Annotation:
Model confidence (mean pLDDT): 83 of 100. This is a predicted structure of a 71-nucleotide RNA (transfer RNA) from Candidatus Staskawiczbacteria bacterium RIFCSPLOWO2_01_FULL_38_12b. The organism belongs to Candidatus Staskawicziibacteriota, within Bacteria. The sequence was found in a public genome assembly.
């Protein structure tokens, strides 16, 4: 330099055009003499910039970071 892949809560992962979810974690409460375990509720995210579309996490282009391969 070329090609391919990945980017979603604090972490690990779902989500193939129509309100963004789960588990763990965090906070409050319940249970308990206390702790642990358990239960209820709540908080928290689509890497960035454009484009297409009535509507984009999703499709297209570029950028950034990381990974793989080729040279």
């Nucleotide at each position: 330099g070329c090609g391919g892949g990945u980017a979603u809560g604090g972490u690990u992962c779902a989500g193939u055009g129509g309100u963004a979810g789960a588990a763990c974690u965090u906070g409050u409460c319940c249970u308990u003499c206390c702790c642990a375990a358990g239960g209820a509720c709540a908080g928290g995210a689509c890497a960035c910039g454009g484009g297409u579309u009535c509507g984009a996490u999703u499709c297209c282009c570029g950028u950034u970071a990381c990974c793989c391969g080729c040279u």